[in-house]
Molecule: c-di-GMP-I-UAU riboswitch aptamer
Organism: Desulfobacterales bacterium
RNA sequence: AAAGACAAAGCCAAACCUCGAGCAAUCGGGGGACGGAAAGCCACGGGUCCUGCGCAUGCAGGAUAGCCGGGUUGCCUGCA
Numbered sequence: 001a002a003a004g005a006c007a008a009a010g011c012c013a014a015a016c017c018u019c020g021a022g023c024a025a026u027c028g029g030g031g032g033a034c035g036g037a038a039a040g041c042c043a044c045g046g047g048u049c050c051u052g053c054g055c056a057u058g059c060a061g062g063a064u065a066g067c068c069g070g071g072u073u074g075c076c077u078g079c080a
Stems, first nucleotide, its partner, number of pairs: 004076001011036002016031006034066001040072003044069003047064007
């Protein structure tokens, strides 16, 4: 620099069920696999959602990294 397959080694786990935490969004354990090449980590920008306040454009706090962008670290095969 190029390739990652009809090959190989692993990883995560949506919906749903269940137990628990939270006012809620949602999260954690177990079961379960729709998917994922960062579906590892970070709420920095945008989005969405929840709660409180406000007549209201909104404001404050929170949730989501499996909505997008960004940051950061990193696995395997093969080649040098």